[in-house]
Large-subunit ribosomal RNA, domain IV from a Candidatus Saccharimonadia bacterium, 327 nucleotides, folded computationally. Model confidence (mean pLDDT): 86 of 100. NCBI's taxonomy places the organism under Bacteria, Bacteria candidate phyla, Candidatus Saccharimonadota, Candidatus Saccharimonadia.
Context: one part of a larger RNA
RNA sequence: CCCUCCCUAAGGAACUCGGCAAAACAGCAGCCGUAACUUCGGGAUAAGGCUUGGUGUAUCCGUUUUUCGGGUACACCCGCAGCGAAAGCGUCCAGGCGACUGUUUAUCAAAAACACAGGUCUCCGCAAACUCGUAAGAGGAAGUAUGGGGACUGACGCCUGCCCAAUGCCAGAAGGUUAACGGUGCCCCUUUACGGGUGGUGCCCGAAGCCCUGGUGAAUGGCGGCCGUAACUAUAACGGUCCUAAGGUAGCGAAAUUCCUUGUCGGGUAAGUUCCGACCCGCACGAAUGGCGUAACGAUCUGGACACUGUCUCAGGGAGGGCCUCG
Repeated sequence: CCCUCCCUAAGGAACUCGGCAAAACAGCAGCCGUAACUUCGGGAUAAGGCUUGGUGUAUCCGUUUUUCGGGUACACCCGCAGCGAAAGCGUCCAGGCGACUGUUUAUCAAAAACACAGGUCUCCGCAAACUCGUAAGAGGAAGUAUGGGGACUGACGCCUGCCCAAUGCCAGAAGGUUAACGGUGCCCCUUUACGGGUGGUGCCCGAAGCCCUGGUGAAUGGCGGCCGUAACUAUAACGGUCCUAAGGUAGCGAAAUUCCUUGUCGGGUAAGUUCCGACCCGCACGAAUGGCGUAACGAUCUGGACACUGUCUCAGGGAGGGCCUCG
């Protein structure tokens, strides 16, 4: 010096990306007490406070005769200390995300990712749809639409706006286009036949599909620009114009989304690029690639507070084991 431990004056997060680590809390014992919020179940062991050993006396209850067990009151005794050892929750406030319990990158990620109950759309009438297989056959299912497959969303609450022009899907069948086959004309060939052709070239007929006509968004997706205008100024309820299939509704908003940006204002701090509450100028939120809330839950993420501490000011002492030296 390294590792694993123990202790430390005063201070107490000043450490640090960050209280990481450590310390602290301490019986889910008794009694008292317990907020916001809430889906009325919870939150909750919330928080917070007091008690705890032994002896004696009196008394009550169960047993009820004894014995045994439990409780209450008073008095006394001992110690530094009575849950006398060990083991055994730190707590609170606010916010983001995800409802929750679960699942996951065996061996750097446990999460806000996956799943989930619930919601919606769609396919499927059974020899089902769909999947595996060349097939036989099998699963689906010894099931039958309150069932089965696929897709998206993701408890619950309030909701889920506009656009069918494009793409997809569904429906339609008048017309257009259209392959082979078929019919037929001409040319050519032919054992010249009222025939044949595996030749060439026209016309007619000709399915699905495509074109076409409609529908459809919890289908793939999309959801504007410029100019002017009110009796301070500013702003523009209002007007004009261009374009579009339609120009983003409710709600939310510097957000897990905000470039400018440490936006501005307020709160918290002596001091706050983080945090919380607002504002709205949304570079580039937005409604099942769901929007906004939300009690409970979380080895989640973020900010703050109390307690506590060698994290630190700033280091010191001790124990064991290494390293090193000698043997």